c-di-AMP riboswitch aptamer (ydaO/yuaA leader) from Stackebrandtia endophytica, 147 nucleotides, folded computationally.
The RNAcentral record of the sequence draws on Rfam.
Its mean pLDDT, the model's own confidence on a scale to 100, is 76.
RNA sequence: GGGCGGCCACUGCCGAAUCGCCCCAUGAGGCGAACCGGGGACCCACCGCUUCGCAGUGCGAAGCACCGGGGUGAAUCCGCGCACUGCGGUAGGGCGUUCUUCGGCCCGAACCCGACAGCUAACCCGGUAGGCGGACGAAGAGAAGGA
Numbered sequence: 001g002g003g004c005g006g007c008c009a010c011u012g013c014c015g016a017a018u019c020g021c022c023c024c025a026u027g028a029g030g031c032g033a034a035c036c037g038g039g040g041a042c043c044c045a046c047c048g049c050u051u052c053g054c055a056g057u058g059c060g061a062a063g064c065a066c067c068g069g070g071g072u073g074a075a076u077c078c079g080c081g082c083a084c085u086g087c088g089g090u091a092g093g094g095c096g097u098u099c100u101u102c103g104g105c106c107c108g109a110a111c112c113c114g115a116c117a118g119c120u121a122a123c124c125c126g127g128u129a130g131g132c133g134g135a136c137g138a139a140g141a142g143a144a145g146g147a
Base pairs, nucleotide, nucleotide: 010134011133012132013131014130018033019032020031021030022029034128035127036126037125038124039123044118048064049063050062051061052060053059054058068116069113070112071111072110077089078088079087080086092107093106094105095104098141099140100139101138102137103136
């Protein structure tokens, strides 16, 4: 002098995941606000195809097809490769400005329900975790607040 790691201060990011209160019990406790999610009417939407019969727009029979469906989330889909869990791309999403534009850098996962859920007022039921960084840069327009 350089690299790597740890700690502290300051200050940020993804995400709904923040703030406050209560207690004889301080607990994997309880409550409230705020934010977020699920279920749940009328109406609307949906209710596979073909043939035959009755009938009148419905019901029944046979055959064929299918072998689930749904939720949180940006995280869906395509191609190649495959003793492989990889490569390339992509819908979509993020990056201390409220928005827009340009450029740059990233993500493009994971989990849950358990045969079951369209939308949905009232109503009912839940969540408030986890993981990271050192400032992404520039231009323009506008609004609000503080001193």